[in-house]
Context: one part of a larger RNA
Molecule: large-subunit ribosomal RNA, domain II
Organism: Lentimicrobium sp. S6
This record gives sequence, C1' cells and structure tokens, in this order.
RNA sequence: GCCUACGAGUUACUCCUCUCUAGCAAGAUUAAUCACGUAAACGUGAGUAGUCGAAGCGAAAGCAAGUCUGAAUAGGGCGACAGAGUUAGAGGGGGUAGACGCGAAACUCAGUGAUCUACCCAUGACCAGGUUGAAGAAAUGGUAACACAUUUUGGAGGACCGAACCAGUUGACGUUGAAAAGUCUUUGGAUGAGUUGUGGGUAGGGGUGAAAGGCUAAUCAAACUGAGAGAUAGCUCGUACUCCCCGAAAUGUAUUUAGGUACAGCCUCGUGUUAAAGUGUUAUAGAGGUAGAGCUACUGAUUGGGCUAGGGGGCUUCACCGCCUACCAAACCCUGACAAACUCCGAAUGCUAUAACAUGUUUCACGGGAGUGAGGCGUUGGGUGCUAAGGUCCAAUGCCGAGAGGGAAAGAACCCGGACCAUCAGCUAAGGUCCCCAAAUGUGUGUUAAGUUGUACUAACGAGGUCCAAUUGCUUUGACAGCUAGGAUGUUGGCUUGGAAGCAGCCAUUCAUUUAAAGAGUGCGUAACAGCUCACUAGUCGAGCGAUAGGGCAUGGAUGAUAAUCGGGCAUAAACACACUACCGAAGCUAUGGAAUUGAAUUUAUUCAAUUGGUAGGGGAGCAUUCUAGUUGCAUUGAAGCAGUAGCGGCAAGCUAUUGUGGAGCGGCUAGAAAAGCAAAUGUAGGC
Repeated sequence: GCCUACGAGUUACUCCUCUCUAGCAAGAUUAAUCACGUAAACGUGAGUAGUCGAAGCGAAAGCAAGUCUGAAUAGGGCGACAGAGUUAGAGGGGGUAGACGCGAAACUCAGUGAUCUACCCAUGACCAGGUUGAAGAAAUGGUAACACAUUUUGGAGGACCGAACCAGUUGACGUUGAAAAGUCUUUGGAUGAGUUGUGGGUAGGGGUGAAAGGCUAAUCAAACUGAGAGAUAGCUCGUACUCCCCGAAAUGUAUUUAGGUACAGCCUCGUGUUAAAGUGUUAUAGAGGUAGAGCUACUGAUUGGGCUAGGGGGCUUCACCGCCUACCAAACCCUGACAAACUCCGAAUGCUAUAACAUGUUUCACGGGAGUGAGGCGUUGGGUGCUAAGGUCCAAUGCCGAGAGGGAAAGAACCCGGACCAUCAGCUAAGGUCCCCAAAUGUGUGUUAAGUUGUACUAACGAGGUCCAAUUGCUUUGACAGCUAGGAUGUUGGCUUGGAAGCAGCCAUUCAUUUAAAGAGUGCGUAACAGCUCACUAGUCGAGCGAUAGGGCAUGGAUGAUAAUCGGGCAUAAACACACUACCGAAGCUAUGGAAUUGAAUUUAUUCAAUUGGUAGGGGAGCAUUCUAGUUGCAUUGAAGCAGUAGCGGCAAGCUAUUGUGGAGCGGCUAGAAAAGCAAAUGUAGGC
C1' cells in the first nucleotide's frame, strides 16, 4: 500500500418545548396496588391518591374580573372582556447524564522498583615489563664543634614509559546497523581521589549527584504499575445508501472577547393575512450640501503689480519738523490661483411620498430547524501608506466562495455565458479563421523595415528614419547645392601695448571711396606680419529649395540572476490602422424525444405556463441489511452463500432470471423494532 472483518448522534428520564396521529373534551388522565384470564410476556376490569387545564393580581395578609401601587373614584403595571385543554404514541429540538467517535500534556490516591545506574557500608580480588632515584643511613674528606662536599647504600612518588584493566580524544565506517550507542584507527589513565567480585543500605517532590538537571531497570525539569477515569479538550481529525425541492453567511452590537459564544441580520419548513404589501418603469412633489465650481460671499492660505499706515536704512537739524529709499509690510485696488474639518452657489445617482402601468406573493406576522459571525478578487468613490504592495480600513456593485461550459497558451475572481437527461441536427456570444487547430493565405485603402510587431511593462531626454495635413519665405527677371572667378582702397581706424596690421583687450553716428560685390571683418593661423576661409558679387547649371509648429508609424535611451522563444512553427504580412463581407466558435438559443417540480385551468388525467448549477444548512420521497408478528410461499428433483452471464415496468439506491459451485435452510406481502449501509479517523485486528 491493497483486501476482508470491525469502526462514530445512542440509551434512560412522571424534565421542557414544538409538529403530526388517535381518544375524550371544560374537562382530560390514572400511579402504586388488587382481582380475573394466560405456560409466560401480557391483556381485561377495579383503583380519583396525584398531575395539568378552566383566573388573576400582590412580597404577603388578602381581594378577585380584577388586583397592586397610592391619600385618591387620578395615573400607571400585570390581567379579564376569550373559548381548549388533556392523555397516549411517533417525530424535530433542548436539559441532565461520558451523550457522535478517537486523541492529550497533566492532577490525586495506593502500591512496585537501586539485578541498570548514583553514592555509601561490610568483606574479598587485581595491576607484565622497563625508567627515574627523595628522605634516611654508611664511608671518606672537611669544621673548634656543627655545617658542607664526594662516593656508596637506600627505594620515596595522586613520579615517568608501557601491556592486562579502566576510559572514550580524533577520523572513517555503520545509520531498515553485526549492535535501540558498535567496529577499526588514533588517544587518556594505568600504586591510585585506582579498578573490580559478592552481600547489604538510601525510593518519587523522594533518593543519589567531584553538579551534566546527571542517574534512579533501553523511561526522568519529577520513575513505573493500578485506580479516580469514558478526567477535561471553546482544539485537530473522522462521521458510512439513493433521488427530489429550496438554499446561506463570512455583517452589526456585546463579550478575560477576538479561530469561542449570545441576540439581531441572511437560509429553510409550517401556519396565517386575499386585502393590502413587495419590486420595476414613468410622472409629480420633497428633504439634503457630495462631485463640480467659486471666493471684492465668509474662514484660512496665496502670485505679481499699484497705492499707502507702520517699521528699518540714509540725508538734514541743538532739537522738533522735514526729505529720499530697485528694504520689510497691515488695510485698500487691479491681476492670478488653493481648501477633508471654506461656501455666494450646486448637480447626477440614491432616498422619502403620491399616482398610473407592469409583475403576481416575491412582502409581512407568528411558530419549528439551522448554518454563518477567518472571507477573497475585479471596477468605481475615499481614508491610511510612498496617489507602494497579491498592503490595510470603509462605501457601492459584480463575480469566486457554493459555478460546470467557451475564450484569455497554461490561471478561483478578467471577457462571454448560468450545466434536468439524450441526439454523429441547426444559429450565434466572447474570441477567432497560414500550420499545430474548427473557420478567409478574404476584399478595399493606407502605414511600418524596426522581426517593430504578432497578448504583460517602459520614461525624461535625444535624432536630416519615414508618411500625412498645414503656415510661411525664396524661385525661369534663374532660387538651393556644387564648380570657376572676385572678395579691393583711405588703413597697420583710434586707444592700449614690447608688439596689436580685420581677428588679446577697450572705444566709436563700425565712417568713407572704387565698385557687379567686398564687414574698420565669420572662423583658422602668426611673436607681430604673412597665409587659408567666410559674409557679399558675377559666371556656369536648370526646377524646385529653405524655415516653423502639428499628427501617424518606426529609432536610441533598454540592464538580472538554469538556455532561448510571439503558446510554438513561423510571418514583410500571417504586423499595424480604418471600413466591409463570409465563415468557425459554448453545456447560451433553437430543433426532436424523454423525466421531474410548482402553479393554473378544466376535469380526475390531461393540457398549458414557469422552473429543475449548488457548499454549510432546512424540507420531502425511497432502496438495502438483521430481527419480531400476521399472512402467503420456495427447498436434497438442491436453501443460503460464492463466481459468472443475460436483462429491467427502475432516474438512483437496487431488483429479477439463469448457469456453475455449494450442501440446509430461505423468501414475498402487510406492519413493527433496530448493535441498520464505510474510502478516508498518521483508525483497530488479521492476511497478502
């Protein structure tokens, strides 16, 4: 992992409540017990104790269709004026019990453990070999005597090296191991605080601990076993056959509350109201201060200018006065512009009311049962944040949630569109029509040359890319570009300067002359000149040439982490723009047949209309299993079970027939009762 079996809303209650069924009814009903019948379970009869209801109010005495409060005949509270209860059974919920099942870590009590290990006690055992050579002693030397020195002897040490033994430093292997802690290598101690045998002691909030929260029998920040015990678990997981109808919520308030719960909201079932409600459209009448707009209409903030209080600075004066000011600046005027907590103004939607029309119970009330109370994304209006976030918090709406199908390559939410069933029929939506891939290598006119593009995203800024439509200037009296020639004189203008001659710099009515034209000079150049060139002019050539602002498509800017790509191939259209025609394309719509639900109409079986996605959840109808009662059947001429085949008056759960096997019991119908259905619980047991 698979298979088989087992495996979770049960049972009790003279508790509460609602629904249905039955009996009786202003009443309903017996309990214990007794009698009779019966083999028993039980049945029939007796039994009025008790319970509920028919009257309430008050704390109570009490009064009573009233009563309490109160001084009250006031007012107010709770009641009455109505008519329905009760007993039994079944079912839906609740309560008390383990209360749908499994699951803690823990707590308490009573015991069992020191054969592992920690420490202690008693009594035993063990430590190859080698090295070093303390004290002491002796001899000799030495001293006044000691001291001291040398040699010898001696054999100390938590001494040294190193086996056994004890330990476990390093590395490798091992990791479903040879082993629930090892093997190999290497290493520490190895006469000591050494190692070890046997016997004994200390016990669970206790022991023991050269102390690591270590060890206390593979268990330790409180052992193990049993019991309380089915502890508790607002938590996790699981919770078993079918079909039909409806169908949510992730919000508000509160909470030692935030992943729980209560009430409300939203769902479902039943009953009631048949007159009104609900919803939509149109019209009319309203409330309101948002979007926008505006501000010499307020509050505040604010650009430039004018005018001008006040202040600063300057001048003047002994002082006062006075004058000036490209300084700061109130008020006022002109001008420009801002605001969630500004408004002289002011929509659209939405909301309220009335009316008409449409729809037709969708509304509302009461009662039974819930679930939900983690929401998410898109668009729009906002707060917060960085006008960041797949961020966060509101509002409006759609979708997902609980929604399948087609499109977007692939995708909860985007676009299209809401799946009762069947069909090898048709039409369309979004989106597409070269191939993958169904349908146009469609038509017309343009654009793009960048593979731009062909399905995400890219700026400021740059650029004789190219197309379009404008404005404006020059131009056959010859433009623009090129080529040929000229480009001069006063003069080296004046100043400055070492020099300044068109060209370092300063100045200037930067003039004048000769001219077709030529600046007191556009740039290069020289130390200064020189030289080259430009403006300007003529000739040649012969038709368009410049400038400005705008639009389209392209271009640079352009940069990411595994190799690249429009989904791919590829495409110069199969790209982009505008227009048109055809086709493809879904579970949409239609066609044909069938099923079901609800309503209506006739009428008792038809017709018509609408409907039939669905999680939590509510309601309805069934199938299967075991047993019981009644009834009716099958079976050694073969029951159940198992394996196969065929089939259905079945929508399904399922059912029937038959063949083989098997070898003794088993069905149908009508009722009743449940140990009543498995894919999941890291489910339990067994098998493979």